[in-house]
RNA sequence: ACUGAUAAAGCUAAACCCAUCGUGAGGUGGGGACGGAAAGCCAAGGAUCUUUUUUAAGAUAGCCGGGUUGCCAAUU
Repeated sequence: ACUGAUAAAGCUAAACCCAUCGUGAGGUGGGGACGGAAAGCCAAGGAUCUUUUUUAAGAUAGCCGGGUUGCCAAUU
């Protein structure tokens, strides 16, 4: 530099269940693993969704794209 192996040190954790916060989309904690090589972080682009401030306020980073940081290993 490039790649992600039927390898490997570790990481994360969908659905569902319980508790809790929220009008809600959803968040958090515990259990649980469908998955993930950035499924770490960022809501400034698109998209989808919510609302009891609807020319507004919110949610999703595990929808796509982008920014940024980073572990392990094969190969050169």
This is a predicted structure of a 76-nucleotide RNA (c-di-GMP-I-GGC riboswitch aptamer) from a Pseudomonadota bacterium. Its Rfam family is "c-di-GMP-I-GGC riboswitch aptamer". Its family is annotated with cyclic-di-GMP binding in the Gene Ontology.